Molecule: c-di-GMP-I-GGC riboswitch aptamer
Organism: Syntrophaceae bacterium
RNA sequence: GUCGAAAAAGCCAAACCACGAGUAAUCGUGGGGCGGAAAACCACGGGUCCCGGUGGAUUGACCAUUUUAAUUUCCGGGAUAGCCGGGUUGCCGAAG
Repeated sequence: GUCGAAAAAGCCAAACCACGAGUAAUCGUGGGGCGGAAAACCACGGGUCCCGGUGGAUUGACCAUUUUAAUUUCCGGGAUAGCCGGGUUGCCGAAG
């Protein structure tokens, strides 16, 4: 260096609950503990999710104009690092 032990010392903390922030996705603090050797940090690529648009398309409801809903696509903004890849940094240590 690779690797990660029925090892040791510590570390982080899912769901859920309370309070708070946000339109929302989601986030913060406390409790909690499913898990984690990067579950530390970074939205660069992909995924997923949210919000917006007199936007486009399709379908439906109403149907007189029209209005409206769902799906999908495009554009803009955002969330997720505990979805995956990538980048940066890093604790401990046996065997091979």